[in-house]
Molecule: c-di-AMP riboswitch aptamer (ydaO/yuaA leader)
Organism: Micromonospora sp. Llam0
RNA sequence: GGCCUGACACCGCCUAAUCGCCGCCUUGGCGGCGAGCCGGGGACCCACGGCACUCCCGGGGUGAAUCCGCAGGCCACUGCGGUAGGGCGUCUCCUUUCCGCCCGAACCCGUCAGCUAACCCGGUAGGCGGUCUGGGGAGAAGGA
Repeated sequence: GGCCUGACACCGCCUAAUCGCCGCCUUGGCGGCGAGCCGGGGACCCACGGCACUCCCGGGGUGAAUCCGCAGGCCACUGCGGUAGGGCGUCUCCUUUCCGCCCGAACCCGUCAGCUAACCCGGUAGGCGGUCUGGGGAGAAGGA
């Protein structure tokens, strides 16, 4: 001097997942209470509702994360290509149908739930990046 890894601080991203206070244990963690944000259950009204045949055997929720084609498979599923939809691009906002880069998962309830005022219940986790930071327009702050 270079590369890699780790810790702390700061800055930024996905997400509801942030902030404040108190107590205990002892220097860091645990347990609570609020505020903010998020989700579920839950009336009137509204919606659903009938007949026949065939097939199947549940149904529902959080989330952007659905659906289609091809291939391997008895199925479940797996892979490849798309796709509804979603995110990022560094002061903020708008825009950019290819301007570019990504995601397009996972889990939960347990036979049960349409909407839904009052009311009731719950969550506030986790995962990443930080030497480039696209184009156009509008604006803010700061500087000269």